[in-house]
Context: one part of a larger RNA
RNA sequence: UGACGGGGGCCCGCACAAGCGGAGGAACAUGUGGUUUAAUUCGAUGAUACGCGAGGAACCUUACCCGGGCUUAAAUGCAGAGCGAUCGGUGUCGAAAGAUGCUUUCCCUUCGGGGCGAAUUGCAAGGUGCUGCAUGGCUGUCGUCAGCUCGUGCCGUGAGGUGUCGGGUUAAGUCCCAUAACGAGCGCAACCCCUAUUGUUAGUUGCCAGCGGGUGAUGCCGGGAACUCUAACGAGACUGCCACCGUAAGGUGUGAGGAAGGUGGGGAUGACGUCAAGUCAGCACGGCCCUUAUGUCCGGGGCUACACACGUGUUACAAUGGUAAUUACAGAGGGCAGCCACCUGGUAACAGGGAGCUAAUCCUAAAAAAUUAUCUCAGUUCGGAUCGUAGUCUGCAACUCGACUACGUGAAGUUGGAUUCGCUAGUAAUCGCGCAUCAGCCAUGGUGCGGUGAAUACGUUCCCGGGCCUUGUACA
Repeated sequence: UGACGGGGGCCCGCACAAGCGGAGGAACAUGUGGUUUAAUUCGAUGAUACGCGAGGAACCUUACCCGGGCUUAAAUGCAGAGCGAUCGGUGUCGAAAGAUGCUUUCCCUUCGGGGCGAAUUGCAAGGUGCUGCAUGGCUGUCGUCAGCUCGUGCCGUGAGGUGUCGGGUUAAGUCCCAUAACGAGCGCAACCCCUAUUGUUAGUUGCCAGCGGGUGAUGCCGGGAACUCUAACGAGACUGCCACCGUAAGGUGUGAGGAAGGUGGGGAUGACGUCAAGUCAGCACGGCCCUUAUGUCCGGGGCUACACACGUGUUACAAUGGUAAUUACAGAGGGCAGCCACCUGGUAACAGGGAGCUAAUCCUAAAAAAUUAUCUCAGUUCGGAUCGUAGUCUGCAACUCGACUACGUGAAGUUGGAUUCGCUAGUAAUCGCGCAUCAGCCAUGGUGCGGUGAAUACGUUCCCGGGCCUUGUACA
């Protein structure tokens, strides 16, 4: 100087407390461990692995296993000697890859040659093989915590200290005062984006108040530029004003005004560093290793196994509910090998027709909610696992191993031990909708969007994590 302390002081955080809803019990989905296996490819492992890499494992993917092939090889370049082929058509063997035949057959030309092409020889290949403890780049975490440093000066023999401490204040090393320090940098804040209010400009594909026309009905038409909205530029919030407290910084106020008040809400943004943290399997790259194989092509299988254990979720155990019928109200997205109105068939998944839309134009569209009826506390009109049968769709192909539909079947489960997680407001809880990936989908995942919409916070003694000061130390 640090680090540590079941030392002290001050402060903060859904850290506790106060509340609400979960997990831990059940079934299933998914990941992991273990076991099994020819193979169950590899990586990730306290917090910071375990719905993670994977934002789509039937083939492909695919790296694994079994079997069958190839050896300049899947691709590209250069050089050499020849060739006119390659492509196309068509045989045989084969699961395919591949092997082996038959047939057809270039262009320009000054006839010297040149271009093009495949095969061949040689040189360069290839490796998801090892090392993340050789590395780059990227990432997680402490932590959006308020810290980490430098120049000059001063102090100290020196390591180093001071500044950065002290008194206040703040979300903040934020600011003020004081001061052997005076300044500065990286962080904080602000600048950026979205959102809440409003003005101007602009009105099509969006809008329709007033005027006119028209329909069974609809901005449908003429028209309008008010309103909504769209999208560009502005305004607006700064403790600016008032009162009180304070030297100041600043604090308090059911003060004013205001759509918004003291960081208005959300996002992006992550200092010096820590964990030899993670990644050689995204990519790049040093070294080592393989080269008729650790490369590469193909068929099939596996990654989906199953006495078990754990994590993360979904659905429930019901009446604030289930079922049936009727009636409403979004936002953000997506769409041409697509979205599909509408009609017909089918109980349905869907199929057959068929308009519009390369989209503010056409299409995709809510559910909780409301109203009425019924069920009356039961393993039930709760719950839906599992299984049987019949189908639909995608796709060469649904056996291993897809989703969906209909009928039947109708398991566990009656609120879950110790323990444990999230959340402070348009939040939790709850309800549906979209998107990426994608032929299809094992999505209950991820990521966005809106609808309905709470309870509680006395407080900082305690648990956890962190910051500053101080103290002790046989630690570095």
Background:
The prediction has a mean pLDDT of 81. Predicted 3D model of a 476-nucleotide part of an RNA (small-subunit ribosomal RNA, 3' major domain) from uncultured Cytophaga sp. The source organism's lineage runs through Bacteria, Cytophagia, Cytophagales, Cytophagaceae and Cytophaga.